Source information:
Small-subunit ribosomal RNA, 5' domain from a metagenome, 561 nucleotides, folded computationally. The full RNA is in RNAcentral, with records from SILVA. Its Rfam family is "Bacterial small subunit ribosomal RNA".
Context: one part of a larger RNA
RNA sequence: GAACGAACGCUGGCGGCGUGGAUUAGGCAUGCAAGUCGAGCGGGAUCCCUGGAGUUCAAUUCUUCGGAAGAGAACUCCUUGGUGAGAGCGGCGAAAGGGUGAGUAACGCGUGGGUAAUUUGCCUCUAAGUUGGGGAUAGCCUCUGGAAACGGGGGGUAAUACCGAAUGUGGUAGUUCAUCGCAUGGUGAACAUUCUAAAGGUGGGGAUCCUUCGGGACCUGCCGCUUGGAGAUGAACCCGCGUCCCAUCAGCUUGUUGGUAGGGUAACGGCUUACCAAGGCUAAAACGGGUAGCUGGUCUGAGAGGAUGGUCAGCCACACUGGGACUGAGACACUGCCCAGACUCCUACGGGAGGCUGCAGUCGAGAAUCAUUCGCAAUGCGCGAAAGUGUGACGAUGCGACGCCGCGUGGAGGAUGAAGGCCUUCGGGUCGUAAACUCCUGUCAAGAGGGAACAAUCCCCGGGACGUUAAUACCGUUUCGGGUUGAUGGUACCUCUAAAGGAAGCCACGGCUAACUCUGUGCCAGCAGCCGCGGUAAUACAGAGGUGGCGAGCGUUGUUC
Numbered sequence: 001g002a003a004c005g006a007a008c009g010c011u012g013g014c015g016g017c018g019u020g021g022a023u024u025a026g027g028c029a030u031g032c033a034a035g036u037c038g039a040g041c042g043g044g045a046u047c048c049c050u051g052g053a054g055u056u057c058a059a060u061u062c063u064u065c066g067g068a069a070g071a072g073a074a075c076u077c078c079u080u081g082g083u084g085a086g087a088g089c090g091g092c093g094a095a096a097g098g099g100u101g102a103g104u105a106a107c108g109c110g111u112g113g114g115u116a117a118u119u120u121g122c123c124u125c126u127a128a129g130u131u132g133g134g135g136a137u138a139g140c141c142u143c144u145g146g147a148a149a150c151g152g153g154g155g156g157u158a159a160u161a162c163c164g165a166a167u168g169u170g171g172u173a174g175u176u177c178a179u180c181g182c183a184u185g186g187u188g189a190a191c192a193u194u195c196u197a198a199a200g201g202u203g204g205g206g207a208u209c210c211u212u213c214g215g216g217a218c219c220u221g222c223c224g225c226u227u228g229g230a231g232a233u234g235a236a237c238c239c240g241c242g243u244c245c246c247a248u249c250a251g252c253u254u255g256u257u258g259g260u261a262g263g264g265u266a267a268c269g270g271c272u273u274a275c276c277a278a279g280g281c282u283a284a285a286a287c288g289g290g291u292a293g294c295u296g297g298u299c300u301g302a303g304a305g306g307a308u309g310g311u312c313a314g315c316c317a318c319a320c321u322g323g324g325a326c327u328g329a330g331a332c333a334c335u336g337c338c339c340a341g342a343c344u345c346c347u348a349c350g351g352g353a354g355g356c357u358g359c360a361g362u363c364g365a366g367a368a369u370c371a372u373u374c375g376c377a378a379u380g381c382g383c384g385a386a387a388g389u390g391u392g393a394c395g396a397u398g399c400g401a402c403g404c405c406g407c408g409u410g411g412a413g414g415a416u417g418a419a420g421g422c423c424u425u426c427g428g429g430u431c432g433u434a435a436a437c438u439c440c441u442g443u444c445a446a447g448a449g450g451g452a453a454c455a456a457u458c459c460c461c462g463g464g465a466c467g468u469u470a471a472u473a474c475c476g477u478u479u480c481g482g483g484u485u486g487a488u489g490g491u492a493c494c495u496c497u498a499a500a501g502g503a504a505g506c507c508a509c510g511g512c513u514a515a516c517u518c519u520g521u522g523c524c525a526g527c528a529g530c531c532g533c534g535g536u537a538a539u540a541c542a543g544a545g546g547u548g549g550c551g552a553g554c555g556u557u558g559u560u561c
Base pairs, nucleotide, nucleotide: 001561002560003559004558006557007556008555009554010553013407014406015405016404017403018402019400020399026363027362028361030360031359032358035092036091037090040089041088047082048081051078052077053076054075055074056073057072060069061068062067099318100317101316108243109242110241111240112239113238114237115236118235119234123231124230125229126228127227128226129225130224131165133163134162140155141154142153143152144151145150170196171195173193174191175190176189177188178187179186180185200223201222202221203220204219205218208217209216210215244290245289246288251281252280253279256278257277258276259275260274261273262272263271293315294314295313296312297308298307299306300305320341321340322339323338324337343354344353345352346351371397373396374395375394379393380391381390382389383388410440411439412438413437420431421430422429423428444502446497447496448495449494450493459483460482461481462480463479464478465477466476467475505550506549507548508547509546510531511530512529516545517544518543519542520541526533527532
């Protein structure tokens, strides 16, 4: 000199863009952060409508005055159709997104390769199929246990839930043959061989057939389901090289090193078990100890290098602590399960509940780090045929001079060089065109008026073309026109109004180092980055005037180069 996720002191007008728990991976009240699908399924509260019955009341009419009829109203029950809450079964998602850096010196990361040792839901292309049955179970009803959390018995019910059977284009295993390679081996073909699958839903339709008159068979579109093949994407494993300090860490190792066999995995492998052999690593640093997430990058520097890894992006690891598996294409799973432990809470004392290193917020510790805000309008993700719905991801706003950048705090004229301050050799000098005063301007802030972009879609309405098809239905693709959707926000921006009005400080002045005098103090009080200053004339302490530097900041401290 530069830099910072900074802090502290004094000061502080506005805007834009960034950025903000670095310490206790300490404890957490409260709210929200993962749902969605009725076009998979059974059922259906509530409310409305249609029709009927009953009870009560009743305008009015008739009346032999006893009563009778009775539009209509209220309530209850049954019934037709609609609506469709809350829950349940089922599917997909919940393994993403979001947070943190505790652990990890490791194939963890970076880089370059390998898998003839692998897997991959949704997606794309392609081939074939989607036949015919069965038994349950939740919700519901009923009985019942418990303070609760949560259950138990019985009855009946549905499915794209579950389970047999059929078929086998195919796939698997086996045998044979061919071919190729990079060692184990890969690829392809053949076979009276072995094993192996499925689920429906929702639109449209003219003849014919059946019909419980609802519809179904039949044809057809779309979405699904099953078995293969190929791809894409994601994941897994292996290897070369690189990756901090200590040798005051010199020897380390028994599943250890290798083999055989069994098991296990998507897959190779001591991954695991039994047996056999006695190996394996190490001064090119094993083993041990300390520290640490790694990288793209960032800071500095002419570079080489040094330091660093916050925000953003990629990878990894973790989710109260330790362990474990289940489900699933994918987890050994942050807001899933089980066990143990610590802690907190509820309890009828028998037993239960919980996990902010998600977004806000709170306590604590600390020099120190924000709102218990608005919205799904945009972008993206999950579900859904779609409308849509969910989303503390995200988009916004708020707070903090924390940083960078921009703007302003006025401009021009103005000498009796005013008053006043300070200095003085008492003549004057200086603050100083500075002020006053005159003439202007109108950025920002204030008030008033107008007023965006982010909106493209999806979807709806009207029209055209093409595809599918028996079809001009339906559906799909495409095109033209119109309509609909904004949290920020009446914000940005523009115009007008009035008015110099509301907006300057901080540090330094002995040398390094730009900038000097007076007064006070008297080795005291104090200053100080180094040299040093102060003991009666201190340009070095304190105050004042003046000057220098930077400026909404200026200094100090810390850290890095």